A computed fold for a 74-nucleotide RNA from an archaeon, annotated as transfer RNA. It matches the Rfam family "tRNA". Its family is annotated with triplet codon-amino acid adaptor activity in the Gene Ontology. The family's RNA type in Rfam is transfer RNA. Clan: tRNA clan. Model confidence (mean pLDDT): 81 of 100. The sequence is in RNAcentral, with records from ENA.
RNA sequence: GGACUCGUAGUGUAGUCAGGACAGCACAAGUGGCUUCGGACCACUUAGCUUGGGUUCAAAUCCCAACGAGUCCA
Numbered sequence: 001g002g003a004c005u006c007g008u009a010g011u012g013u014a015g016u017c018a019g020g021a022c023a024g025c026a027c028a029a030g031u032g033g034c035u036u037c038g039g040a041c042c043a044c045u046u047a048g049c050u051u052g053g054g055u056u057c058a059a060a061u062c063c064c065a066a067c068g069a070g071u072c073c074a
Base pairs, nucleotide, nucleotide: 001073002072003071004070005069006068007067010027011026012025013024020057028046029045030044031043032042033041050066051065052064053063054062
């Protein structure tokens, strides 16, 4: 320098192909219940689509660019 893959809560991950109702799940954290206390368990809460632009009635999803990570080639 070139090609490809990827970027979603504090962490991991589903959803993307084939656009549509409030972006789901687990762990974590917080509050409450339970308990002599703690743990476990139960309920609730907190928190997210890398950035910008475009297409569209509607974008995490499609298109373009940038940024970042990884793999391969040179």